[in-house]
Molecule: TPP riboswitch aptamer (THI element)
Organism: Thermoanaerobaculales bacterium
RNA sequence: GCGUUUCCGUGGGGGUGCCCGCUACUACUGCAGGGCUGAGAGCACACCCCUCGAACCUGAUCCGGAUCAUACCGGCGGAGGAAAUUGGAGACGCCCACCC
Repeated sequence: GCGUUUCCGUGGGGGUGCCCGCUACUACUGCAGGGCUGAGAGCACACCCCUCGAACCUGAUCCGGAUCAUACCGGCGGAGGAAAUUGGAGACGCCCACCC
């Protein structure tokens, strides 16, 4: 000096479902509570993600398999979109210069 990676700072992008129950009720709801999956599920100031981009959205009232039920699992997906940077610290690797 370069590369990789971790953490911090600052800024930004996201999702919040299913079942039981309670509440409200013309309809639309809402959440004391419990269960399932998950990083995160009635907004937590939490969790995840930021181009090295499967965080998340569209396709999708999609397809196959499970389940009490649900993207719960897989496909779709070498599809299309999608939000950052310099500022700092550490570790690892490589190269160069100087000295012995």